[in-house]
RNA sequence: CCAGACGGCCGGGCGGUCGCUCUCGUGCUUCGGCGCGGGGGAGGAAAGUCCGGGCUCCACGGUGACAAGGCGGCGGGUAACGCCCGCCGGGGGCGACCCCAGGGAUAGCGCCACAGAAAGCAAACCGCCGCUCAGGCUCUCGGGUCUUGGCGGUAAGGGUGAAAGGGUGGGGUAAGAGCCCACCGCGGACCGGGCGACCGGGACGGCAUGGCAAGCCCCGCCUGGAGCAAGACCGAAUAGGGGUCCUCAUGUCCGCCGCCAGGGUCCACCCUGGAGGCGGGCGGCGCCGUCGCCGGCGCUUCGGGGAUCCGGGUGGGUCGCGAGAACCGUCCAGCAAUGGGCGGUCCAGAGGAAUGAUCGUCGCCGACCGUACGCGGUCGGAACAGAACCCGGCUUACAGGCCGUCUGGCUCC
RNA sequence: UCCUCGGUAGCUCAGCUGGUAGAGCAGCCGGCUGUUAACCGGCGGGUCGCAGGUUCGAGUCCUGCCCGAGGAGCCA
Numbered sequence: 001c002c003a004g005a006c007g008g009c010c011g012g013g014c015g016g017u018c019g020c021u022c023u024c025g026u027g028c029u030u031c032g033g034c035g036c037g038g039g040g041g042a043g044g045a046a047a048g049u050c051c052g053g054g055c056u057c058c059a060c061g062g063u064g065a066c067a068a069g070g071c072g073g074c075g076g077g078u079a080a081c082g083c084c085c086g087c088c089g090g091g092g093g094c095g096a097c098c099c100c101a102g103g104g105a106u107a108g109c110g111c112c113a114c115a116g117a118a119a120g121c122a123a124a125c126c127g128c129c130g131c132u133c134a135g136g137c138u139c140u141c142g143g144g145u146c147u148u149g150g151c152g153g154u155a156a157g158g159g160u161g162a163a164a165g166g167g168u169g170g171g172g173u174a175a176g177a178g179c180c181c182a183c184c185g186c187g188g189a190c191c192g193g194g195c196g197a198c199c200g201g202g203a204c205g206g207c208a209u210g211g212c213a214a215g216c217c218c219c220g221c222c223u224g225g226a227g228c229a230a231g232a233c234c235g236a237a238u239a240g241g242g243g244u245c246c247u248c249a250u251g252u253c254c255g256c257c258g259c260c261a262g263g264g265u266c267c268a269c270c271c272u273g274g275a276g277g278c279g280g281g282c283g284g285c286g287c288c289g290u291c292g293c294c295g296g297c298g299c300u301u302c303g304g305g306g307a308u309c310c311g312g313g314u315g316g317g318u319c320g321c322g323a324g325a326a327c328c329g330u331c332c333a334g335c336a337a338u339g340g341g342c343g344g345u346c347c348a349g350a351g352g353a354a355u356g357a358u359c360g361u362c363g364c365c366g367a368c369c370g371u372a373c374g375c376g377g378u379c380g381g382a383a384c385a386g387a388a389c390c391c392g393g394c395u396u397a398c399a400g401g402c403c404g405u406c407u408g409g410c411u412c413c
Numbered sequence: 414u415c416c417u418c419g420g421u422a423g424c425u426c427a428g429c430u431g432g433u434a435g436a437g438c439a440g441c442c443g444g445c446u447g448u449u450a451a452c453c454g455g456c457g458g459g460u461c462g463c464a465g466g467u468u469c470g471a472g473u474c475c476u477g478c479c480c481g482a483g484g485a486g487c488c489a
Stems, first nucleotide, its partner, number of pairs: 001409010012362007020041009043384001047395002050393005055227004061294006068223005073087005088102001089100004103218002108216002110212003125158002127154005133149001134147005166184006185207001186205002190201004231319004241310008251282007259274006283300006312488002326345008364381007414485007423438004432469001440456005462478005
């Protein structure tokens, strides 16, 4: 100098004028606001709403099983996570470095199109080899050789495929084959190291059942539901209304209360019966994700639960709502993620939604003109995007620019 | 804020448990007719919204984006 890898940061500065919003002080006020002065006012992603939490309400009873959803190498970090850090294994790159939904395929089910002989308790199309049954040729009459069939052996070779039941080499064999041997791979134990994933080692086994689980599934672990239109308070209004459909069903016993009827000679009181109210037991049904057991609540008739449609009212205010897993600096622990100590700072809170417009100047980029090559002038450009309860992540979008570490190559000293 | 569905030819839609993407209408060409329509025969036309992954193989399975449509929410 060229090419590249990784990590971090910025995302225009200053000033004037006119506005917007919040807030503090002060003055005026017809109590609605207005004037003056001071202060704050978008982002690294505020975005997508994909994960995890805080917060709030509801459900909050116990236990077991199940369902549904999610996660998946190991260790650590964290409030928590599907995030982050470190490591392990596999893959890619000359390298810096990058990528991996990375548990289980002898628990079971399912699928593997086309091609191919055979695709899942393997398989013989071509080839190779043997038998020599049939035929031809030859002949030294033992045989040899050729052809198409027949029977049998063979997974070494060809061919098909994404994938053909270990690979390479040697021995062996009629030809072959882990049939045997060496090396590599694989398998289950053993020994050593490591918290662990896993790594290393020598011996043994002769190879024994391919892929897909981002198909169902199995194993382990995690999870109550909703969301700031949560929710709380104040205020206003209305008809606390109605139709249709579905579902549960109309039980039984006891006690008490008053009423009515009849009876005990009238009253008091008592007995019997009737309709009713209140309470309770049993039973039934519904709800608490499902089921079982227990438990709770509600209903059991002018009824409960659910779905849907029609109709009525409101569409106001205050809080929630900004001191926080906060930011800045520094030190310590740790490889790091991160944690801790000390000091300092206060930094948007609107409500259909403020944070804007314009001018000057400086800086950046581009074009053109001039140049005394130092530069000067004119014009133009500057991304993605916009808080809506808050926070930690992920993902996606982004003009231009800066810094650091490292790798490969070329050249010079 | 929450939930659901969809994107395949110019239009409207199919496409099951992954295996060469189809139908109707429209378009073009030819026939029939004096001509047109209708009818008959034939033909062309696809980034399966985009990107990545799983798989031998993806419209289909998974993940992330883009676009579109619909629904729910107060009182009683």
Predicted 3D model of RNase P RNA and transfer RNA as a complex of 489 nucleotides. The prediction has a mean pLDDT of 75.